[in-house]
RNA sequence: CACUGAUAAAGGCAAAUCCAUUGGGAAAUGGAGGCGCAAAGCUACCGGUCUUGACCAGACAGCGGGGCUGCCAGA
Numbered sequence: 001c002a003c004u005g006a007u008a009a010a011g012g013c014a015a016a017u018c019c020a021u022u023g024g025g026a027a028a029u030g031g032a033g034g035c036g037c038a039a040a041g042c043u044a045c046c047g048g049u050c051u052u053g054a055c056c057a058g059a060c061a062g063c064g065g066g067g068c069u070g071c072c073a074g075a
Base pairs, nucleotide, nucleotide: 003074004073005072012037013036017032018031019030020029021028022027035062041068042067043066045065046064047063048060049059050058051057
């Protein structure tokens, strides 16, 4: 450095739901909460889903893929 995530250790994130706020909306932010997650860290490049009467445009990274970065360990 790559690969793997069985076994630990230190931790991390935080579903649904509820409250408040923002938004036309999907949804986002903060608090509570904890379903789960070895990248459930970041990224909208590709596919997909969603918003909108529709387009432009926007949302989702905890839908799948790609890219970048990262703790520990070594069955």
c-di-GMP-I riboswitch aptamer from Nitrosomonas marina, 75 nucleotides, folded computationally. Rfam family: c-di-GMP-I riboswitch aptamer. Its family is annotated with cyclic-di-GMP binding in the Gene Ontology. The coordinates come from a structure-prediction model, not an experiment, and the mean pLDDT is 89. Taxonomically the source falls in Nitrosomonas (Bacteria, Pseudomonadati, Nitrosomonadales, Nitrosomonadaceae).